[in-house]
């Protein structure tokens, strides 16, 4: 200095705006217009949050072919670590721990 890997998802949660509904509030008056994110439903929603389900890995057991291994199938148990992070952009109606991104950078 360089390469490889650190898995997918599906609930929900901090958290996030205003499209929709609600609430305020001016108009107007069968119905609708403007404003105002306002506790809130709908709605985004985490690599460094939670739970679960798969997938991989490691060891047991069980069946099936065999002499055995080896495959195959199914089942139990376990593991799946660590993780500080901008400025800017991006999308959807916007916004953000969402995307760019385990980047840049630090250590």
């Nucleotide at each position: 200095a360089c390469g490889c890997a650190g898995g997918g998802u599906a609930u929900c949660u901090a958290g996030g705006g205003u499209u929709c509904c609600g609430c305020c509030u001016g108009g107007g008056c069968u119905u609708c217009c403007g404003g105002g994110g306002c506790u809130g439903g709908u709605c985004c929603g985490a690599g460094a949050g939670a739970u679960g389900c798969c997938g991989c890995c490691g060891c047991c057991a069980c069946g099936g072919c065999c002499a055995a291994c080896u495959c195959c199938g199914c089942g139990g148990c376990g593991g799946u670590a660590c993780a500080c992070g901008g400025c800017g952009g991006g999308a959807c109606a916007a916004a953000a721990u969402c995307c760019c991104g385990g980047g840049a950078g630090a250590g």

Notes
Predicted 3D model of a 107-nucleotide RNA (Guanidine-I riboswitch aptamer) from Rhodobacter sp. It was read from a public genome assembly, where an Rfam model found it. Its mean pLDDT, the model's own confidence on a scale to 100, is 83. The source organism's lineage runs through Bacteria, Pseudomonadati, Pseudomonadota, Rhodobacterales and Rhodobacter. The model forms 100% of the base pairs in the Rfam consensus.